Predicted 3D model of an 80-nucleotide RNA (c-di-GMP-I riboswitch aptamer) from a Planctomycetota bacterium. The sequence was found by an Rfam model in a public genome assembly. The source organism's lineage runs through Bacteria, Pseudomonadati and Planctomycetota. The coordinates come from a structure-prediction model, not an experiment, and the mean pLDDT is 79.
[in-house]
RNA sequence: UGACCUCAGAGGCAAACCAAUCGUGAGAUUGGGACGCAAAGCCAUGGGUCUUCUUUUGCGAAGAGUGCCAGGUUGCCACC
Numbered sequence: 001u002g003a004c005c006u007c008a009g010a011g012g013c014a015a016a017c018c019a020a021u022c023g024u025g026a027g028a029u030u031g032g033g034a035c036g037c038a039a040a041g042c043c044a045u046g047g048g049u050c051u052u053c054u055u056u057u058g059c060g061a062a063g064a065g066u067g068c069c070a071g072g073u074u075g076c077c078a079c080c
């Protein structure tokens, strides 16, 4: 440098649930807590899901969410 990210070691993230706060809501933040995760790092780009409003009930608009599946991008150690 390329490929890989299957084992070991080190480090990292943190589901459910609980408390407080915020939001009409989906949910979010902080603290506790670990089911899991090699991209469970980043990007709402495509599909799907969920919420609110509207509706001519076909849809549309505004949101949530990447720890649903793809795509883009970056990437640690060990092994080769």
Base pairs, nucleotide, nucleotide: 002080012037013036017032018031019030020029021028022027035067041073042072043071045070046069047068049064050063051062052061053060